[in-house]
C1' cells in the first nucleotide's frame, strides 16, 4: 500500500448526556410446531460413569512337543465263507483333517467412556553426565556336554455344580546345573581427553559373575551374549493452563542434612539419626467447578465462548485395594481381596461385570439396524495356505446438517369464471388458468455397463451402482413463516380490555393495517417457524478502548512498610529491547494457486500461514545493573517578622441564676390571643452584700493558623509547622504509597467530679378532628472537667496526593528588594497564601479556567456489569453496650432509574400593572306570598337535552286539542311523505250508517284534461289524481356530539399569538415579543443581532351630540288672515323628517420629560385627549353544548323503535335550590283634577265617534295597506282632599259566587271582570349578587311569539342619584423574573396504614 469497521427502538411536552433493556446477523451433535420430491457427501444418547437377556468383539502356531481320534495308503492276523468280497484286530508311513493339553508369540494394539483430575494432568520449549525399550535393521562373537521333572492320559476319588484331590506313565524350542567369554556387569586403584556440577568417555591391569534350541523342504527359520540404530515408553525443568480473600495462614516425612534400603532410573520413594526448617497478598491453604490439546464457532481485530465428529495426549473399565505375569499392565472382555448389585445352587458353595458392536429396560425435550463382508485399508499369529479381526469397508434408519437438482418452458387477453375489495364506474388476483405449440431432468419401465483388484499370470466385489441408449407422457412432485415501528409486506369482515397477541415499545372498552378468519402481499423454500445456547451488534470492565464537582464512583485526615515511578554527566555490562541465522511450532483444519467426481458439498496435490518457544551471533540510543561525578529536586544551617496552631497552670470584667437584707405593693410572666406557672407566707421592679458554674460582646475582615476534625477574654511556662533572605553544607537522600500505625465534630458508653444558663426523655398549659408537633410554663439525662472507649456525618470544594507547562485584570493577609525621599506614604519588582472577574481550552450542558474540571506524567482510592430489595441478611474482624462500626450478597421485582438545560402551567415565592375585584357607595338575593325553571319523588305516562363559573324565566318568540318526541286503547303494512314498475279506475268534494275518532261500509249524481286515429261505434297515448299489485325502497325527535359538518358558549375585547431571513446554542429552544420610558394596548418613543412582517389592538361601519347646504308631505306655524282644534288659505323662518358634506387631529400655549413619545394644565370649541354607545371575538383552551334546528358516518328498528286516530301526561307534590314579581307601607296608600314622552305595531289586522253594562266587555261601523286613521289612557311627576303608625284604608294571596272573551272544545288545563274572602309578611341569619353617569335606582309604554294566554324576553323613553382615600387584602387577568421531583400540568405528582 491494500483489504478490513453500519445499526436501530426504548425514560422527556420536547433535548443533550448517562444508563440498561430490546432486536436486526452467523452458529449448533440440537429438540418442537406444520410441511416433505430425488441424489451425493457427512452426522446421530449432550441426560442414568443407570442397570442390562441373547448372539459377536482375540486369537494363532504340527515348520517346538507327547499323546488321542479320523482319513488315506501299505504290508500283517483272525472270522464268515460265495475264493476275492464283507468284518474285526493291532503296526507302520501319510494327512493343508480335529478339538483338549504342554509350549510360544499376541491378549499392554486396536475399539469405547470423559467419571475423577486444577496437577508436571496438558501445551510449548529443554534437560537425562539420572533411564529402559519385546518384534524389525546393522555389526561382532557363539550354540559344548547333560540332568531332574510334569500336564495331557490311566486309574481311583470328592462335590449338586463350580472345581478339584490321590496314585501311577510320557514329550519338548518347558524347566536345572555344569563348561567356554569376543565383549559385558561388580570391586579396587591409575592415564589421557572433556564437560554447567555430581561427572563423562577412551586405554590398560587385578579379583569376580553371567549365555545358549532346536527345526528344516538343506534354500534357510530361530536360539544366546555384547554393541549400535529405529521404535515405544520413564523422569525432571522454564514458561502458560478457571472462580471465590464472606476460604487467610498451612505443613511433622512436613523442609534439609548423613547413612542404608528400594527402583529401569533420580528423588523423603521408604527407614533410622541430626537440625528447624519449607510455602503464602506475585494468593498458600481451603471450597466449588472442569479431562487438556490442535481445533470448531464469533468477531474488523484485540478478545470472548466452547473441547461432538477427526487428530495427539492423559485418565477410566460395577465401586474400592493389591500384586502376579511380563519387554512393556499394576491389565475393558487376566488374577486376589474387600463391598453393592444380578443369576445358579442339592443351602454346603458357586457365576457375573457392554464407558466393545448390535440390541433390552430404565432416564430423557432427544438420538439409529440384535444388518453384509473380510472384496479394500491395518493389525495379531503363522515359512507359508491360511485362520481371527462389530477395528475397518458397506448397507439400512432419521431433511440431523452442508451442497446440488426438479414440481416445467414458449406463447396466450374476452384482461374468462370463481374469489376479493368497492366511490357500484371499476380495480385486484392475472399471463396467473383455460388454450396452442415444445421439452423429458428427476421419478418410472426396459436394455447395455465401468472403476474401486493388488499380480508374472489365473483367481478373487460385501456394497452396488456410476455412466449410456430407448419408451410413454406435464404426465408423479410446494410449503412455512411474516405484513403497526424496529423491519420487506394492506384490506374487508368478526370480535368489542372479551376472546386472545407481545422479541422491546405495546395493541384490544363497537369503524383494531397490532386479536380471529378470508383476500391480496412480502420473505424463505424442500424446507419454513419456535425454543434453547454461544459470539456478536455492548467502546455495556474500555490492552486495542470508559469513567470518578452535579449522571454510579476520591478513602474523614496524615505518617509510613512492601511494591510502582524518578534529576545531570561519565564509563561498563547486556536482563528488557533491536536485528539476522538456525531449531520447533506433529497430521488434519483456516487461507491462496491447481488438480479430481457433470457443477457443488466433498476427496486431494504444492504453497503460505500457525502472531510461539528455544538457541547461536551481533547493536548499545532507552530502561535496568555496577562503578565515579555534579547541584537545580529534597534536606541541614544560620536570619527575621506574622499568626484563635497545641498542652498546662494562673488572672479578669460583663451577663444570666441563685442566696441574704433593705425599699415597696398587687401583680409578674407568657403568646398572634390564652392558659399551665409565680406572687399578700410579699413575688415582679429596684439598691447593697455574697455563692457557683459556664460562655468570652465590641475588635472581626470571602482575615490568620492548622493535616483534617477544628481553633477567638488576658497573662506566662513548654512545644509543633508554615514563610522570607543568604547560599555555608549533605548529594538524588525524592513521589506516591496496598496493609499497618497514629489523629479525628456532635451524639453515645464507662469511672469519678461538677452543675449557673440551655435543654432530648418526661409532666402541664394551649392549637387542632386529632396533635404522640410547631407556640408557651417548668425539666432530667447531657452540655463543662479528668482519665478511658466509640471511630461515624451533606467528615464537602459533593473535586486524592505529587511534579511541569498553558493569555490577562482586580482585591486582601505575610514576607523581602528597587527607585525616590528629611522621613511616611503613593509606585515598581518579587516569593508564600487566600478570594472574585474572565480569554484560549474543557464540558452532556450547568459551569471550571494558573488554587483547572486545560496541557501532560507518576502513584494510590473507587465506579460500572442498570434501577429497586439494600448498605439488609448470613459470616468473620472490632466494640463494654449501642435501632454500633467495618466487610458485603441472593431470591424476587421493573423498563427504566438518573444528570443537566428547554417550553409551559404551579407557588400560603418576588417586584410592576390593570378590571365594580377589593375598598368607598346606592340597590338587591338570602326571610313571606305567588310566578316560573330544576333537583328529587310519584305515575301507565310525567318525552328529551343544558349541569360550577360558562345548566336552572335555559332550548320554549309563549303544552286545553294541535303542538307532542311521552302513556293507554283503537287501527294500518311499499307505508302519512319521495322514485321508479304493472293494471285498473276518471279524481276531489258530497250524503246516510257503525264507530271515541281514525276508519269502515253504502250510495245518487255527473261521467272530464290534452293529443293522435278512426269505419264516428270507438280505440291508443299521456298529465295530475285514485285503487290494487310487486319489490327496490320509504320512515325512525332510535344510539353515538368522545366517529363528525356546521353553529355557540367560555377565558376576554384580555393584549396577546406567530411567521420569513438573519444571528446564538450540540439539541429541545433563545433572540426578535427582553430593557428603559409611556399607553386603554405588542400604543408609540428611544435603546438593542437583530432586520422586517402576519393575525389580533387602533382607525375604516352603524347610532347618538353641534352647524351647514339641498328638500318641505301626511311634518312644522314667526309674520298676515280664519277656526272649537295648524281647522284652513297662506309659508318653509323655526321644530322635526332624509340626503350631502362639515368638524376634534394632542391640531395651539405652558409646564415635566431623554432635544422622544408621552403626561399633567389651559384657551378656544356643541364636543378635548379612543366625547357616548354598538357591531367587530387573535393563536388557542375546555374531547364544553348541539345527531331534539339542520346536515352527515357507523350501528339498531322494518305488521315496527314506522304511520293514523281518541283520551290521557308534559300542569303530579312530605321536600330541596335558582331566577323574577309584589310586598312588609306616611319619600307611602286612596280619592278627584291636571300636564309632559320616545319607540314600535296594524287588511285573516288596529278600530274612532256614538249607544249599553259597575265592569270585563257588547253593539256600531268612520278612517287606516299609515310622519295622514288606529292602538294610545303614558306613568311616576304637578294641584287638592283623606288616612296617622295599625297586621291597618298596608299587603293582597287563598277560597266562594257570577260572570266576559278566544277558541270544535277552557274538567283535568286559559286569560280577564264584579262582589265576597283578606293568608304570610312588620325589611329578613350565615352567606351572596349588581353597579362609576344619563349609570344605579324607580316610572311607565311598545314588538315579537300569539286564536287566546307574560311578573318572562327584546326594546323605548320619562325623573334621575351617592362614592371611588387608595391597591394592604379576596376573585380573574397580563408582563418580567425565581424555584419545581408538576407537563393528564396543583382538582399535579406522592408517602404510609388498611381491604
Nucleotide at each position: 500500500c491494500c483489504c478490513u469497521u453500519a445499526g436501530a427502538g426504548u425514560u422527556u411536552g420536547a433535548u443533550c448526556c448517562u444508563g440498561g433493556c430490546u432486536c436486526a446477523g452467523g452458529a449448533u451433535g440440537a429438540a418442537c410446531g406444520c410441511u416433505g420430491g430425488c441424489g451425493g457427501c457427512g452426522u446421530g444418547c449432550u441426560u442414568a460413569a443407570c442397570a442390562c437377556a441373547u448372539g459377536c468383539a482375540a486369537g494363532u502356531c504340527g515348520a517346538a512337543c507327547g499323546a488321542a481320534g479320523c482319513a488315506a495308503u501299505c504290508a500283517g492276523a483272525g472270522u464268515g465263507c460265495u475264493u476275492g468280497c464283507a468284518c474285526u484286530c493291532g503296526g507302520a508311513u501319510u494327512g493343508a483333517c480335529u478339538g483338549a493339553g504342554u509350549g510360544g508369540c499376541g491378549g499392554a494394539c486396536g475399539g469405547g467412556u470423559g467419571a475423577g483430575u486444577a496437577a508436571c494432568g496438558c501445551g510449548u520449549g529443554g534437560g537425562u553426565a539420572a533411564c529402559c525399550u519385546g518384534c524389525c535393521u546393522c555389526a561382532c562373537a557363539c550354540a559344548g556336554g547333560g540332568g531332574g521333572a510334569u500336564a495331557a492320559c490311566a486309574g481311583u476319588u470328592g462335590g449338586a455344580a463350580a472345581c478339584g484331590g490321590c496314585u501311577g506313565c510320557u514329550a519338548a524350542u518347558a524347566c536345572c546345573g555344569c563348561a567356554u567369554a569376543a565383549g559385558c556387569g561388580c570391586a579396587c586403584a591409575g592415564u589421557a581427553c572433556c564437560g554447567c556440577a555430581u561427572g563423562g568417555u577412551a586405554c590398560a591391569g587385578u579379583g569376580u559373575g553371567a549365555a545358549a534350541a532346536a527345526c528344516u523342504c538343506c534354500g534357510g527359520u530361530g536360539g544366546u551374549g555384547u554393541g549400535a540404530g529405529a521404535u515405544g515408553g520413564a523422569c525432571c525443568c522454564g514458561c502458560g493452563u478457571c472462580u471465590g480473600a464472606u476460604u487467610a495462614g498451612c505443613u511433622a516425612g512436613c523442609u534439609g542434612g548423613u547413612a542404608a534400603g528400594g527402583u529401569a532410573a533420580c528423588g523423603g520413594c521408604u527407614u533410622a539419626c541430626c537440625a528447624a526448617g519449607g510455602c503464602g497478598a506475585c494468593g498458600a491453604u481451603c471450597a466449588g467447578u472442569a479431562g487438556c490439546c490442535g481445533g470448531c464457532c464469533u468477531g474488523a481485530g484485540a478478545g470472548g465462548g466452547u473441547g461432538a465428529a477427526c487428530g495427539g495426549c492423559c485418565a477410566c473399565a460395577u465401586u474400592g485395594g493389591g500384586a502376579c505375569u511380563g519387554a512393556g499392565a499394576c491389565a475393558c472382555g487376566g488374577c486376589c481381596c474387600a463391598a453393592a448389585c444380578u443369576c445358579c445352587u442339592a443351602c454346603g458353595g458357586g457365576a457375573g461385570g457392554c464407558a466393545g458392536c448390535a440390541g433390552u429396560g430404565g432416564g430423557g425435550a432427544a438420538u439409529a439396524u440384535u444388518g453384509g463382508g473380510c472384496a479394500a485399508u491395518g493389525g495379531g499369529c503363522g515359512c507359508a495356505a491360511g485362520c481371527c479381526u462389530g477395528a475397518c469397508c458397506c448397507a439400512g434408519c432419521a431433511a440431523c446438517g452442508c451442497c446440488g437438482c426438479g414440481u416445467g418452458a414458449a406463447g396466450g387477453a374476452u384482461g374468462a369464471a370463481g374469489g376479493u375489495c368497492u366511490u357500484c364506474g371499476g380495480a385486484u388476483u392475472g399471463u396467473a388458468a383455460a388454450c396452442u405449440u415444445c421439452u423429458u431432468u428427476a421419478a418410472u419401465u426396459g436394455g447395455g455397463g465401468a472403476a474401486g483388484a493388488a499380480u508374472a499370470a489365473a483367481a478373487u466385489g460385501a456394497c452396488c451402482u456410476a455412466c449410456c441408449c430407448a419408451a410413454a407422457g406435464a404426465a408423479u412432485a410446494a410449503g412455512u413463516c411474516a405484513c403497526g415501528g424496529c423491519u420487506a409486506a394492506c384490506u374487508a369482515c368478526g370480535u368489542g380490555c372479551c376472546a386472545g397477541c407481545a422479541g422491546c415499545c405495546g395493541c384490544g372498552g363497537u369503524a383494531a393495517u397490532a386479536c380471529g378468519u378470508a383476500g391480496g402481499u412480502g420473505a424463505c423454500a424442500a424446507g419454513c417457524g419456535u425454543u434453547a445456547u454461544c459470539c456478536g451488534g455492548a467502546u455495556u470492565u474500555a490492552c486495542u478502548g470508559g469513567g470518578u464537582g452535579u449522571a454510579a464512583a476520591g478513602g474523614g485526615c496524615g505518617u509510613g512498610u512492601a511494591g510502582g515511578c524518578g534529576g545531570u554527566u561519565c564509563u561498563g555490562u547486556a536482563a528488557g529491547u533491536c536485528a539476522g541465522a538456525a531449531g520447533u511450532g506433529a497430521a488434519a483444519u483456516u487461507c491462496c494457486c491447481g488438480g479430481g467426481c457433470u457443477c457443488a458439498a466433498c476427496c486431494u496435490g504444492g504453497g503460505c500461514g500457525c502472531u510461539g518457544c528455544u538457541u547461536c551471533u551481533g547493536a548499545a540510543a532507552c530502561u535496568a545493573c555496577a562503578g565515579a561525578a555534579c547541584u537545580u529536586g529534597a534536606g541541614u544551617a544560620c536570619u527575621g517578622g506574622a499568626g484563635g496552631g497545641g498542652a498546662a497552670a494562673g488572672c479578669g470584667g460583663a451577663a444570666u441564676u441563685c442566696c441574704u437584707a433593705g425599699u415597696g405593693u398587687a401583680g409578674c410572666g407568657g403568646u398572634a390571643a390564652a392558659a399551665u406557672g409565680c406572687a399578700c407566707a410579699g413575688a415582679u421592679a429596684u439598691u447593697a452584700g455574697g455563692a457557683g458554674g459556664a460562655a468570652c460582646a465590641c475588635c472581626a475582615g470571602u482575615g490568620g493558623c492548622g493535616a483534617a476534625g477544628g481553633c477567638g477574654g488576658c497573662u506566662u511556662u513548654c512545644u509543633g509547622g508554615a514563610c522570607u533572605g543568604u547560599a555555608a553544607c549533605u548529594g538524588a537522600c525524592g513521589c506516591u504509597g496496598a496493609g499497618g500505625c497514629g489523629c479525628g465534630a456532635a451524639a453515645g458508653c464507662g469511672u469519678g467530679g461538677g452543675g449557673a444558663g440551655c435543654a432530648a426523655a418526661c409532666g402541664g398549659g394551649a392549637u387542632u378532628a386529632g396533635a404522640u408537633a410547631c407556640c408557651c410554663c417548668g425539666g432530667u439525662a447531657g452540655u463543662c472537667c479528668a482519665c478511658g472507649c466509640u471511630g461515624u456525618a451533606a467528615a464537602c470544594g459533593a473535586u486524592g496526593g505529587g511534579u511541569a507547562c498553558u493569555a490577562g485584570g482586580u482585591g486582601u493577609a505575610g514576607g523581602a528588594g528597587g527607585u525616590a525621599u528629611c522621613g511616611a506614604c503613593c509606585c515598581c519588582u518579587u516569593c508564600u497564601g487566600u478570594g472574585c472577574c474572565g480569554g484560549a481550552g474543557u464540558u452532556a450542558a450547568c459551569g471550571c479556567a494558573a488554587u483547572a474540571a486545560g496541557u501532560a506524567c507518576c502513584c494510590c482510592g473507587c465506579c460500572u456489569g442498570g434501577g429497586g430489595g439494600a448498605g439488609u441478611a448470613c459470616g468473620g474482624c472490632c466494640g463494654c453496650a449501642a435501632g454500633g462500626g467495618u466487610u458485603g450478597a441472593a431470591a424476587c421485582u421493573c423498563a427504566a432509574a438518573g444528570g443537566a438545560a428547554u417550553u409551559g402551567a404551579c407557588g400560603g415565592g418576588g417586584a410592576c400593572c390593570c378590571g365594580c375585584a377589593c375598598a368607598a357607595g346606592c340597590g338587591g338575593u338570602g326571610g313571606a306570598g305567588c310566578a316560573u325553571g330544576u333537583g328529587g319523588u310519584u305515575u301507565a305516562a310525567u318525552u328529551c337535552g343544558a349541569a360550577g363559573c360558562a345548566a336552572c324565566g335555559c332550548g320554549a318568540a309563549g303544552a286545553a286539542c294541535c303542538u307532542u318526541a311521552c302513556c293507554a286503547g283503537g287501527g294500518c303494512u311499499u307505508g302519512a311523505c319521495a322514485u321508479c314498475u304493472u293494471c285498473u279506475g276518471a279524481a276531489a268534494a258530497g250524503c246516510a250508517u257503525a264507530g271515541a275518532a281514525a276508519u269502515a261500509u253504502g250510495u245518487a249524481a255527473u261521467a272530464u284534461g290534452u293529443c293522435c286515429c278512426u269505419u264516428c261505434g270507438g280505440g291508443g297515448a299521456u298529465a295530475g289524481c285514485a285503487g290494487a299489485a310487486u319489490g327496490a325502497c320509504a320512515g325512525g325527535u332510535g344510539g353515538u356530539g368522545c366517529a363528525u359538518g356546521g353553529u355557540u358558549g367560555u377565558c376576554g375585547u384580555c393584549a396577546g399569538c406567530u411567521c420569513g431571513u438573519g444571528u446564538c446554542g450540540u439539541g429541545a429552544g433563545a433572540u426578535g415579543u427582553u430593557g428603559g420610558g409611556u399607553u386603554a394596548a405588542g400604543u408609540c418613543c428611544c435603546g438593542c443581532a437583530a432586520c422586517g412582517a402576519g393575525c389580533g389592538c387602533a382607525a375604516c361601519c352603524c347610532c347618538u351630540a353641534c352647524g351647514u347646504c339641498c328638500a318641505g308631505u301626511u311634518g312644522c306655524c314667526a309674520u298676515c288672515a280664519u277656526u272649537a282644534a295648524g281647522u284652513u288659505g297662506g309659508g318653509c323662518a323655526c321644530u322635526c323628517u332624509g340626503g350631502a358634506g362639515g368638524a376634534a387631529c394632542u391640531g395651539c400655549c405652558g409646564g415635566u420629560g431623554a432635544c422622544a413619545a408621552a403626561c399633567c394644565g389651559g384657551a378656544g370649541g356643541a364636543a378635548g385627549g379612543u366625547g357616548g354607545g354598538g357591531a367587530u371575538g387573535a393563536c388557542g383552551u375546555c374531547a364544553a353544548a348541539u345527531c331534539a334546528u339542520c346536515a352527515u358516518g357507523c350501528c339498531c328498528c322494518u305488521u315496527a323503535u314506522g304511520u293514523c286516530c281518541u283520551g290521557g301526561g308534559c300542569u303530579a307534590c312530605a321536600c330541596a335550590c335558582g331566577u323574577g314579581c309584589u310586598a312588609c307601607a306616611a319619600u307611602g296608600g286612596a280619592c278627584g283634577g291636571u300636564a309632559c314622552a320616545g319607540a314600535g305595531g296594524g287588511u285573516u289586522g288596529c278600530c274612532a265617534a256614538a249607544c249599553c253594562g259597575u265592569g270585563a266587555g257588547g253593539u256600531g261601523g268612520a278612517g287606516c295597506u299609515a310622519a295622514u286613521c288606529c292602538c294610545a289612557a303614558a306613568a311616576a311627576g304637578c294641584c287638592g282632599u283623606u288616612c296617622u303608625c295599625a297586621g291597618u284604608u298596608c299587603g293582597g294571596a287563598u277560597u266562594g259566587u257570577a260572570g266576559u272573551c278566544u277558541g270544535c272544545a277552557a274538567c283535568u288545563c286559559g286569560a280577564c271582570u264584579a262582589c265576597a274572602u283578606g293568608a304570610a309578611g312588620u325589611c329578613g341569619g350565615a352567606a351572596u349578587c349588581g353597579c362609576u353617569a344619563g349609570u344605579a335606582a324607580u316610572c311607565g309604554c311598545g314588538a315579537g311569539u300569539c286564536a287566546g294566554c307574560a311578573u318572562a324576553u327584546c326594546g323605548c323613553g320619562g325623573u334621575g342619584a351617592a362614592u371611588a382615600c387608595g391597591u394592604u387584602c379576596c376573585c380573574g387577568g397580563g408582563u418580567c423574573u425565581u424555584g419545581c421531583a408538576c407537563u393528564c400540568a396543583c382538582c399535579g405528582c406522592c408517602c404510609g396504614u388498611c381491604a
Predicted 3D model of a 1395-nucleotide RNA (small-subunit ribosomal RNA) from an uncultured bacterium. The RNAcentral record of the sequence draws on Greengenes. Its Rfam family is "Bacterial small subunit ribosomal RNA".